[in-house]
C1' cells in the first nucleotide's frame, strides 16, 4: 500500500417541491431544495518545542479551525489488530 475485522461524535429540528401509503381531515415514508442548530477520526488550513539563527524557511497531533465532509440505516471513517 492491499485483504479481513473491529472503529466514535453531532437534528432524522423547521418549511418547500415531487413521489408513495391511508377512507376523510390529519398524518407517515422516501428523493431533492433551503433555513437554523451542532459534530469531526476522510482531506485540507493553523501552530509549539526544536533546527539555522539576522530575517527567512523547515516544523507533530485524535491540539485546533471547521473550507470540505458529516449529524435516522447504508456508506464514509483517523486509528487498532491480524495476515502479505
Nucleotide at each position: 500500500g492491499c485483504g479481513u475485522g473491529g472503529g466514535a461524535g453531532a437534528g432524522u429540528c423547521c418549511c418547500c417541491u415531487c413521489c408513495g401509503c391511508c377512507u376523510c381531515c390529519u398524518g407517515c415514508g422516501g428523493u431533492g431544495g433551503g433555513g437554523c442548530g451542532c459534530c469531526g477520526a476522510a482531506g485540507g488550513g493553523g501552530c509549539a518545542a526544536u533546527g539555522c539563527u539576522c530575517c527567512c524557511c523547515a516544523g507533530a497531533a485524535c491540539c485546533u479551525c471547521u473550507c470540505a465532509g458529516g449529524c435516522g440505516c447504508c456508506a464514509g471513517g483517523a486509528c487498532c489488530a491480524c495476515g502479505c
Description:
RNAcentral holds the sequence, with entries from MGnify. This is a predicted structure of an 84-nucleotide RNA (Glycine riboswitch aptamer) from a soil metagenome. It matches the Rfam family "Glycine riboswitch aptamer". From the family's description: This family represents the bacterial glycine riboswitch.